Predicted 3D model of a 72-nucleotide RNA (transfer RNA) from an Akkermansiaceae bacterium. It was read from a public genome assembly. Its Rfam family is "tRNA". Gene Ontology term of the family: triplet codon-amino acid adaptor activity. The coordinates come from a structure-prediction model, not an experiment, and the mean pLDDT is 81.
[in-house]
Parts: sequence; C1' cells; structure tokens
RNA sequence: GGCGGAGUGGCCAAGUGGUAAGGCAUCGGUUUGCAAAACCGACAUUCGCGGGUUCGAUUCCCGCCUCCGCCU
Repeated sequence: GGCGGAGUGGCCAAGUGGUAAGGCAUCGGUUUGCAAAACCGACAUUCGCGGGUUCGAUUCCCGCCUCCGCCU
C1' cells in the first nucleotide's frame, strides 16, 4: 500500500429501514432483627465521527478514525 471483518449502556451482546431485546453490574423499593438471596422498578435518544439517500437510517451509500485478520 491492497482486500476483508468489527465498532450498539460501565461490561458482554441481539437487532439488517418504522425512534434499541436480553444477561451481568449499578441505583431505588418490597421482604428481613441485620444482611444475603428472591421479587418489582430505573438505567442507551451523538447506536465510533462526518456527509448523502429516504416521509423515516443502528440498519442502505460515500469519506474518515480505531481495532483485528489476510496479501504484498
């Protein structure tokens, strides 16, 4: 330098056009003599960044950044 893959809450991870599941963690509550466990609730609105297409983009297209792999 070329090609391919990945980037989603604190962490893991699903979602391939109609404003984001789940688990762990955290916080609040119920319960308990206290705690643990259990149960209930809360928790992403720049989905790496910028632009484009679209009525509408995490999803499609282009560029850039970072990481991984392959080729040279």